Annotation: FMN riboswitch aptamer (RFN element), 150 nucleotides, folded computationally.
RNA sequence: UCGAAUACUCGGGGCAGGGUGAAACUCCCUACCGGUGGUGAUAGUCCACGACUCCUUGAAGGUGCUGUUAUGUAAUACAUUACGCCCAAAAGGACUGAAUUGGUGAAACUCCAAUACCGACGGUUAAAGUCCGGAUGAGAGAGUGAAGAU
Numbered sequence: 001u002c003g004a005a006u007a008c009u010c011g012g013g014g015c016a017g018g019g020u021g022a023a024a025c026u027c028c029c030u031a032c033c034g035g036u037g038g039u040g041a042u043a044g045u046c047c048a049c050g051a052c053u054c055c056u057u058g059a060a061g062g063u064g065c066u067g068u069u070a071u072g073u074a075a076u077a078c079a080u081u082a083c084g085c086c087c088a089a090a091a092g093g094a095c096u097g098a099a100u101u102g103g104u105g106a107a108a109c110u111c112c113a114a115u116a117c118c119g120a121c122g123g124u125u126a127a128a129g130u131c132c133g134g135a136u137g138a139g140a141g142a143g144u145g146a147a148g149a150u
Base pairs, nucleotide, nucleotide: 001149002148007144008143009142010141017029018028019027031130032129033119034118035049036048037047038046044117045116053094054093055092056091057090061087062086064085065084067083068082070080071079072078073077099115100114101113102112103111121133122132123131
């Protein structure tokens, strides 16, 4: 360096201080935070991806349905048949925020300086990027890696 896979591990940060108020980590002043890959040079704001939400198709499976149908039995109940609907892996699609100026340099919307801007949904004694919840989830991806071989 190569080397097994349906393997294993990892894979998001942040309200400190003050004000108003019955009540705010949600408002106001102020503070704080920045997923993954890419890039002539290091990126929340460039390019692309992931996450949230919605739509379409929909596998296996389901002790989901007070849906329909047929059969059995005395039965409107129960069991079973077929169909329909629902849930749903996966795939595809929609949606998807925000930066300028100056400086250095061969090269920077990435560095330095200055001044800006952005941040899903549901919840809450009052409105949330920072609290709680879906989430012990999902995930772009990152890493590890035996025998053995070279």